[in-house]
Context: one part of a larger RNA
Molecule: small-subunit ribosomal RNA, 5' domain
Organism: uncultured bacterium
RNA sequence: GAUUUAACGCUGGCCGUCGUUUUAUCACAUGCGAGUCGAACGGUGUCAGCUGAGCUUGCUCUGGCCGUCGUUUUCAGGACGGGUGCGUAACGCGUAGGAAUCUGCCUAUUAGUGGGGGACAACCUGGUGAAAACCAGGCUAAUACCGCAUACGCCCUACGGGGGAAAGCAGGGGAUCUUCGGACCUUGCGCUAAUAGAUGAGCCUGCGUUAGAUUAGCUAGUUGGUGAGGUAAUGGCUCACCAAGGCGACGAUCUAUAGCUGGUCUGAGAGGACGAUCAGCCACACUGGGACUGAGACACGGCCCAGACUCCUACGGGAGGCAGCAGUGGGGAAUAUUGGACAAUGGGCGAAAGCCUGAUCCAGCAAUACCGCGUGUGUGAAGAAGGCCUGAGGGUUGUAAAGCACUUUCAAUUGGGAGGAAAACAGGCAGGUUAAUAUCCUGUCUCUUGACAUUACCUUUAGAAGAAGCACCGGCUAACUCCGUGCCAGCAGCCGCGGUAAUACGGAGGGUGGCAAGCGUUAAUC
Numbered sequence: 001g002a003u004u005u006a007a008c009g010c011u012g013g014c015c016g017u018c019g020u021u022u023u024a025u026c027a028c029a030u031g032c033g034a035g036u037c038g039a040a041c042g043g044u045g046u047c048a049g050c051u052g053a054g055c056u057u058g059c060u061c062u063g064g065c066c067g068u069c070g071u072u073u074u075c076a077g078g079a080c081g082g083g084u085g086c087g088u089a090a091c092g093c094g095u096a097g098g099a100a101u102c103u104g105c106c107u108a109u110u111a112g113u114g115g116g117g118g119a120c121a122a123c124c125u126g127g128u129g130a131a132a133a134c135c136a137g138g139c140u141a142a143u144a145c146c147g148c149a150u151a152c153g154c155c156c157u158a159c160g161g162g163g164g165a166a167a168g169c170a171g172g173g174g175a176u177c178u179u180c181g182g183a184c185c186u187u188g189c190g191c192u193a194a195u196a197g198a199u200g201a202g203c204c205u206g207c208g209u210u211a212g213a214u215u216a217g218c219u220a221g222u223u224g225g226u227g228a229g230g231u232a233a234u235g236g237c238u239c240a241c242c243a244a245g246g247c248g249a250c251g252a253u254c255u256a257u258a259g260c261u262g263g264u265c266u267g268a269g270a271g272g273a274c275g276a277u278c279a280g281c282c283a284c285a286c287u288g289g290g291a292c293u294g295a296g297a298c299a300c301g302g303c304c305c306a307g308a309c310u311c312c313u314a315c316g317g318g319a320g321g322c323a324g325c326a327g328u329g330g331g332g333a334a335u336a337u338u339g340g341a342c343a344a345u346g347g348g349c350g351a352a353a354g355c356c357u358g359a360u361c362c363a364g365c366a367a368u369a370c371c372g373c374g375u376g377u378g379u380g381a382a383g384a385a386g387g388c389c390u391g392a393g394g395g396u397u398g399u400a401a402a403g404c405a406c407u408u409u410c411a412a413u414u415g416g417g418a419g420g421a422a423a424a425c426a427g428g429c430a431g432g433u434u435a436a437u438a439u440c441c442u443g444u445c446u447c448u449u450g451a452c453a454u455u456a457c458c459u460u461u462a463g464a465a466g467a468a469g470c471a472c473c474g475g476c477u478a479a480c481u482c483c484g485u486g487c488c489a490g491c492a493g494c495c496g497c498g499g500u501a502a503u504a505c506g507g508a509g510g511g512u513g514g515c516a517a518g519c520g521u522u523a524a525u526c
Base pairs, nucleotide, nucleotide: 001526002525003524004523006522007521008520009519010518013373014372016370017369021331026329027328028327030326031325032324040073043069047067049065050063052061053060054059055058083284084283085282092209093208094207095206096205097204098203101201102200106197107196108195109194110193111192112191113190114148116146117145123138124137125136126135127134128133154163155162156161168189169188170187171186172185173184176183177182210256211255212254217247218246219245222244223243224242225241226240227239228238229237259281260280261279262278263274264273265272266271286307287306288305289304290303309320310319311318312317337363339362340361341360345359346357347356348355349354376406377405378404379403386397387396388395389394410466412461415458416457420452426446427445428444429443430442431441432440469515470514471512472511473510474495475494476493480509481508482507483506484505490497491496
C1' cells in the first nucleotide's frame, strides 16, 4: 500500500447492489418448513345443492343423486429441494482413464393387456387403558394380494428341455346384439414383458493432495492362491483349506491439524495466505448401533434397540429431537423479523382446475461492504462583531459570515405511471385422429392472473430551506502558537516527551499537498 462475512470508539443525509453466529455439531418454548390424487377403491362423518317424506312453515328425517371431503385401503412423492462442516490425511476431493454393474419418472421401438380366486382395513359390535394406544368377533371394494392360460423377444440349461407377466380408468358414439347393467367401436391416460437411448448412481486404477523422526518399525483376514457364499456388480466383501506373505527413510505406523475443488486475497511475476457468499463433490442430522420399505436410503422433519437430556403421568406407562425458516436462553468483541406472497422461476401430486412449497421471489433491521449523489451557486471589504495572538501599531480566523442575486439534485409534498405476464383453464376458427361433424391432439384469435407496491420513472408545490464529521500537527510525516500542569497527570508505532516558558501531556485558537458519510483504532493476510 492492498484486502476483510470483521469488532470497538466518535459521528451520521439519501439511492442502488452484495453479503450477514467466523464462538457452543450448546440446549431449545411456539408457529410454519411435504404434501397430493375421488379420472384406482369401499364410502359420505363435514359443508353446500337437489330428490322425497313428516309437519310445528322453517325445522327434522331420507336417498351418495350431484359437487365436496375428514379418516382408511391403494399408486406415486417424503432419497429432491433446504441446513451444517462434527468426522475424514481418505480413491474423500481434483484430474486422467477403466470394466464386472444397476437405473423410478422421460424418449424411441417390438409384442401383449385373456380367464378366475381368496382376503384385509375403513365401517359395525364388544372389551382393556389416565393417556399413548391396543385386543377380539362380523361385513366389504380396488390399478391392493394370489393362482391359471399365453410368451416375438427375456432368464436358466447337462442343449434333451425347463421357468416367468399384466389392471384397469375417463370421454364420446352410428349401425348390430342385449338379461337394458352393458357388449361392441373409437380416443386419451395407464398396466405387463423386452431392446436401445438419455439421465442418475455404485465400483476399480495412475498421478496430485498439511505438519512432526523429540513417532522406525507396522500388519494375522494381515498378503496371495483354490473353492464356496454374498452383492446390481469386481474384490478377503465373508467363510473353509493351503502358502508366508504385504507395507516401510521415495517416510510405513503413530500423533497433531484439516471437509476437498472451481476459486478468493495479495503480488510485476514466481510465489504466499485463505476456502464466507455463488457452483461441483463428500460427510453428518441428540450420541452409538441396526435393518425395513423402495428404482434409489441404511433415510434431517421414517422405523427398531441402547444411552444422555427434557416433558406428561392416575406411577402401571408414554412423548420428543431447529446443523430447515423465524424466534428464545447460553457462549462471545460480535452477527437481523416469531414479516408478505406463491405474481415470477423451479419442485411434488393431479387428466385438469388446482393444492402444497420458510425452495424461491420480495419486504423489515444494522453505514457491514462496494458504487453513486447531496449538504448549495455566484457576488460580497465597512476587511463588521466575537474568538485567538500581539513588539498594543496591528495580525489572524476571512469572502469566511451578514447582505444582494440565483438554482432546487436528494429528502418532503401533488397527480400520473411502464416493465417483471408468458401461459394454463374457458370460448371461436383451421388441420390431424376416427365409421363419425363426438371426444382428443396441434396451430391461431379472444379472455384472465402482480406479493413487491404509496414500484422504477415522469410531474406539481414550497423554500437555502432538512443534511459534516473524524483523525492528526517533535522527527519519520503534510500541518504552530498561547494557557494549564510541573518526572505529577499523562502520551507513545519506533526514536522518545513530562523534574516551571512542553510546537510531544490536557484545553483553546489556528493549521494539514488529509480523508470524508464517514474517520480513527484493534485483529488478520499478502